Context: one part of a larger RNA
RNA sequence: UUGGGCGUAAAGAGCUCGUAGGCGGCUCAGUAAGUCGGGUGUGAAACCUCCAGGCUCAACCUGGAGACGCCACCCGAUACUGCCGUGGCUAGAGUCCAGUAGGGGAGUGUGGAAUUCCCGGUGUAGCGGUGAAAUGCGCAGAUAUCGGGAGGAACACCAGCGGCGAAGGCGGCACUCUGGGCUGGUACUGACGCUGAGGAGCGAAAGCGUGGGUAGCAAACAGGAUUAGAUACCCUGGUAGUCCACGCCGUAAACGUUGGGCACUAGGUGUGGGGCCUUUCCAACGGGUUCCGUGCCGUAGCUAACGCAUUAAGUGCCCCGCCUGGGGAGUACGGCCGCAAGGCUAAAACUC
Numbered sequence: 001u002u003g004g005g006c007g008u009a010a011a012g013a014g015c016u017c018g019u020a021g022g023c024g025g026c027u028c029a030g031u032a033a034g035u036c037g038g039g040u041g042u043g044a045a046a047c048c049u050c051c052a053g054g055c056u057c058a059a060c061c062u063g064g065a066g067a068c069g070c071c072a073c074c075c076g077a078u079a080c081u082g083c084c085g086u087g088g089c090u091a092g093a094g095u096c097c098a099g100u101a102g103g104g105g106a107g108u109g110u111g112g113a114a115u116u117c118c119c120g121g122u123g124u125a126g127c128g129g130u131g132a133a134a135u136g137c138g139c140a141g142a143u144a145u146c147g148g149g150a151g152g153a154a155c156a157c158c159a160g161c162g163g164c165g166a167a168g169g170c171g172g173c174a175c176u177c178u179g180g181g182c183u184g185g186u187a188c189u190g191a192c193g194c195u196g197a198g199g200a201g202c203g204a205a206a207g208c209g210u211g212g213g214u215a216g217c218a219a220a221c222a223g224g225a226u227u228a229g230a231u232a233c234c235c236u237g238g239u240a241g242u243c244c245a246c247g248c249c250g251u252a253a254a255c256g257u258u259g260g261g262c263a264c265u266a267g268g269u270g271u272g273g274g275g276c277c278u279u280u281c282c283a284a285c286g287g288g289u290u291c292c293g294u295g296c297c298g299u300a301g302c303u304a305a306c307g308c309a310u311u312a313a314g315u316g317c318c319c320c321g322c323c324u325g326g327g328g329a330g331u332a333c334g335g336c337c338g339c340a341a342g343g344c345u346a347a348a349a350c351u352c
Base pairs, nucleotide, nucleotide: 003324004323005322006321007306008305012320014202015201016200017199021195022194023193025089026088027087028085030083031082033081034080035077036076037075038074039073040072041071048066049065050064051063052062053061054060092192093189094188095187096185097184098183099182100181104178105177106176107175108174109173110172111155116150117149118148119147120146121145122144126137127136163170164169207248208247209246210245211244212243216242217241221237222236223235224234259319260318261317262316263315264314267297268296269295270294271293272292273291274290275289276288277287278286301308302307325352326351327350334345335344336343337342
């Protein structure tokens, strides 16, 4: 490379937007590039196939016939693909209108509980901690308890295999700004679509830079224990950090270990958000149905098995990414990026 694959064996990029490219709905007319048919030319010889012949046979050799991807030109076909049409259409996509749920995002303000610290009152000898202790704190009055104050961080219950978001992620309350979704109507546009190499943006935690902040927690560090030792697990302390602003970093078991889109293929049962019908005097509740989401169970089918199963790992089509024995190694070298830490790209020798 041809293939075969990517939930767990190697393999889905962390996510999104989007350039080139690839692919693309129904229908009419034209064209005839792809496609298909016929013809002409070309297709050297050798090689290949068949036939005949020559070396005693064969290999080998000689002759004849056939075949020869592809290419050029001519004539024709028009189903499919392409191209062309200020041709048409509305089922895809979008706009509009009316509703609607939500921890979606950004900013500002604000609330209560708790921890710690400070001040004052009551009060006295312990407190704390553990398997047991000790370090530690306490007669300079601790712990406990009451009142007052300061400050930072996080938001108990509600809370839910419940909601929102592309992913990372998002949770007290109020306001301001703002993104997306869903349902119904079917007024408008008329294929405007899908995917997406490069590229761009977003991206937990830790970490980095500058400035601030620091209650609790807590790498490092110190001490006390444990132990043969104990650079640990346990305990007492404790600095970066955790928080805020701005700027970097760009990784993860970034996981559903399952790329995106469209279509099709039994059901049952929960739950979240809408619409419609129905029950009832009305409403709520309930019942039915339908659309969107999120779980469980399960048929066919698939699977090495486990399992998946209308939220597919089933059946198909389109596009992208990735894999190709283990170690060496996600390393070296080079390049690009970064303040650094390091990231991205990515081998070989050797070895089993």